[in-house]
Context: one part of a larger RNA
RNA sequence: CUGGGCGUAAAGCGCACGCAGGCGGCUAUUCAAGUCUGAUGUGAAAUCUCUCGGCUUAACCGGGAGCGGUCGUUGGAUACUGUUUAGCUUGAGGCAAUGAGAGGGGUACGGAAUUCAAGGUGUAGUGGUGGAAUGCGUAGAUAUCUUGAGGAACACCAGUGGCGAAAGCGGUACCCUGGCAUUGUCCUGACGCUCAUGUGCGAAAGCGUGGGUAGCGAACGGGAUUAGAUACCCCGGUAGUCCACGCUGUAAACGAUGAAUACUAGGUGUGGGUUGGUUCAAACCUGUCCGUGCCGAAGCUAACGCGAUAAGUAUUCCGCCUGGGGAGUACGGCCGCAAGGCUAAAACUC
Numbered sequence: 001c002u003g004g005g006c007g008u009a010a011a012g013c014g015c016a017c018g019c020a021g022g023c024g025g026c027u028a029u030u031c032a033a034g035u036c037u038g039a040u041g042u043g044a045a046a047u048c049u050c051u052c053g054g055c056u057u058a059a060c061c062g063g064g065a066g067c068g069g070u071c072g073u074u075g076g077a078u079a080c081u082g083u084u085u086a087g088c089u090u091g092a093g094g095c096a097a098u099g100a101g102a103g104g105g106g107u108a109c110g111g112a113a114u115u116c117a118a119g120g121u122g123u124a125g126u127g128g129u130g131g132a133a134u135g136c137g138u139a140g141a142u143a144u145c146u147u148g149a150g151g152a153a154c155a156c157c158a159g160u161g162g163c164g165a166a167a168g169c170g171g172u173a174c175c176c177u178g179g180c181a182u183u184g185u186c187c188u189g190a191c192g193c194u195c196a197u198g199u200g201c202g203a204a205a206g207c208g209u210g211g212g213u214a215g216c217g218a219a220c221g222g223g224a225u226u227a228g229a230u231a232c233c234c235c236g237g238u239a240g241u242c243c244a245c246g247c248u249g250u251a252a253a254c255g256a257u258g259a260a261u262a263c264u265a266g267g268u269g270u271g272g273g274u275u276g277g278u279u280c281a282a283a284c285c286u287g288u289c290c291g292u293g294c295c296g297a298a299g300c301u302a303a304c305g306c307g308a309u310a311a312g313u314a315u316u317c318c319g320c321c322u323g324g325g326g327a328g329u330a331c332g333g334c335c336g337c338a339a340g341g342c343u344a345a346a347a348c349u350c
Base pairs, nucleotide, nucleotide: 004321005320006319007304008303012318014201015200016199017198021194022193023192025088026087027086028085031082033081034080035077036076037075038074039073040072041071042069048066049065050064051063052062053061054060091191092188093187094186095184096183097182098181099180103177104176105175106174107173108172109171110154115149116148117147118146119145120144121143125136126135162169163168206247207246208245209244210243211242215241216240220236221235222234223233258317259316260315261314262313263312266295267294268293269292270291271290272289273288274287276285277284299306300305323350324349325348332343333342334341335340
């Protein structure tokens, strides 16, 4: 340099933004760098290939031709790529009008429940389990009623429903704020796609400082079970779970499926717009756009299955894989307070 691959066999970075780079819509024009072509120069010899000849053949030797280059110089061609200029509107963006939504941040408020505290009633149990016991209770528990405190989570609605790039997001109201869809086709006029390095976001657990602590609950203690029981079950219970600020940067971070664009039978749901019909209004019917499910033709696939939300047909760019173990380890480097993370071998062995 080349080949084949990446849903489940090894393989899509957890997700995004984005510089360099790669790639890039329609029409005309300019140049002629890439591209194509003519001429010319050079491309040592040997080797190599073809051919003719010489040793009786062969090896070997000699003659000729070829080969050997993204080569140099020069003349030309202009479809494509590129360059220049002028334009276009379909890609992209803007504007306007509507619309849906647990999208994000902050503040305030609410009711149910658990626990605790105070008080009333009331008396011997209660709790827990497969059965028990530890535990709690005559210093009055459990139960029940009233009042209060405090923290955390928001039943029903709730839905292969919605929103978000992913992680994720669910009581109510207000404030601040991001994205999306539809309609108009009014404006800009290729402003685009992808993206190594880089930057940001990133569940849970964990770490630092300060708060908070109702319930739950690693560790730990006790009771059981058991041959044992460092467990499963039970009674307790500290970190933690919660808040603020900072760190960590990983997950079966999964659709185990990178992003973007175009095209390719149907059927049936559902969420959000919208056109037309109908209606007092809705419901309903019809077309269309965006999202989200199921089934399925063709096609693909080792099969399972995928099937317009492709794993089909194509294009562009990035990432990654290359037998199992050793090993996502050692060493080194970078990052981190640490835990550890990222990068990443070899010997040896089958």
Overview
A computed fold for a 350-nucleotide part of an RNA from a metagenome, annotated as small-subunit ribosomal RNA, central domain. Model confidence (mean pLDDT): 87 of 100. RNAcentral holds the full RNA, with entries from SILVA.